RNA sequence: GAUUUAUAAAGAAGCGUGGAGAGACAGGCUCUGUGAAACGCUAGCAACCUAACCUUCGGUGUUAAGGUGCUAAUUCCUGAGUUUGGCAGGGUGCCGGACGAAUAUAAAUU
Numbered sequence: 001g002a003u004u005u006a007u008a009a010a011g012a013a014g015c016g017u018g019g020a021g022a023g024a025c026a027g028g029c030u031c032u033g034u035g036a037a038a039c040g041c042u043a044g045c046a047a048c049c050u051a052a053c054c055u056u057c058g059g060u061g062u063u064a065a066g067g068u069g070c071u072a073a074u075u076c077c078u079g080a081g082u083u084u085g086g087c088a089g090g091g092u093g094c095c096g097g098a099c100g101a102a103u104a105u106a107a108a109u110u
Stems, first nucleotide, its partner, number of pairs: 001110008013042005021031003025079004043071003048067002050064004055059001075102001081099007
């Protein structure tokens, strides 16, 4: 990097270095010299993997926090495509829903 599965309306920030960008991409919107990214330290959140216990042995539950992850805004909002509801109407319109796509993270395989 690729594939598969699961999850994504909850939750959790201070300091130092740094010095202008950041929020994946496009559009929008937002954050940012009252200090962006990145790095470091400390703290925290969550519970995918993991461990212990419980178990009706199907898995579920409880606890812990070793490996990851995360700590502005619903994945910040919208998004290929399929389907559907309402409104308007002789014409590709407008407003929504569901699935899905994309993205992120975990685990497994490669």